[in-house]
RNA sequence: CUCUUAUAAAGAGUGGCGGAGGGACUGGCCCGAUGAAGCCCGGCAACCGGCAUAUAAUGCACGGUGCCAAAUCCUGUAGGUGAACACCUAAGAGAUGAGAG
Repeated sequence: CUCUUAUAAAGAGUGGCGGAGGGACUGGCCCGAUGAAGCCCGGCAACCGGCAUAUAAUGCACGGUGCCAAAUCCUGUAGGUGAACACCUAAGAGAUGAGAG
């Protein structure tokens, strides 16, 4: 990098360093000097491993990831409802885990 598969409206700091960007991309709409990214600490969750138990499951949170504004922030393709705004379903794209090449 590619393929398969599972998941997503829940949850997570008034901390330290740092100093202007960030929310994948498009178009929006937002966040940010009342401090962005990044790093450290802290936390959440429970996908994989491990351990335990009353074993198609549940629990713990020890190890490996992941995550900690907003639904994956909304959107992009197709279909449907609808007067507009808007809403619903599926797909695509992206993200993360596990497995394979």